The RNA shown here (transfer RNA) has 72 nucleotides and comes from a Peptococcaceae bacterium. The prediction has a mean pLDDT of 83. Rfam family: tRNA. Gene Ontology term of the family: triplet codon-amino acid adaptor activity. It is annotated as a transfer RNA. Rfam describes the family as follows. Transfer RNA (tRNA) molecules are approximately 80 nucleotides in length.

């Protein structure tokens, strides 16, 4: 040097143009002599950045950042 994939809660990761979700963590509450398992409830987001496209964009497009891999 060229190419591909990837960036969403604290942490793993959904979400194919219309109000952003789920487990787990956390927290509160049941259960229990009591922990832990278990069962209900709840906080929590600038969707990596900058533009464009559209009535609208996490989503298309382009440039850029930072991770992975592959060529050479």
């Nucleotide at each position: 040097g060229g190419g591909c994939c990837u960036a969403u809660a604290g942490c793993u990761c959904a979400g194919c143009g219309g109000u952003a979700g789920a487990g787990c963590c956390g927290c509160c509450g049941g259960c229990u002599c009591a922990u832990a398992a278990c069962c209900g409830g709840u906080u929590g987001g600038u969707c990596c950045c900058u533009g464009g496209u559209u009535c609208g964009a996490u989503c298309c497009c382009a440039g850029g950042u930072g991770g992975g891999c592959c060529c050479a």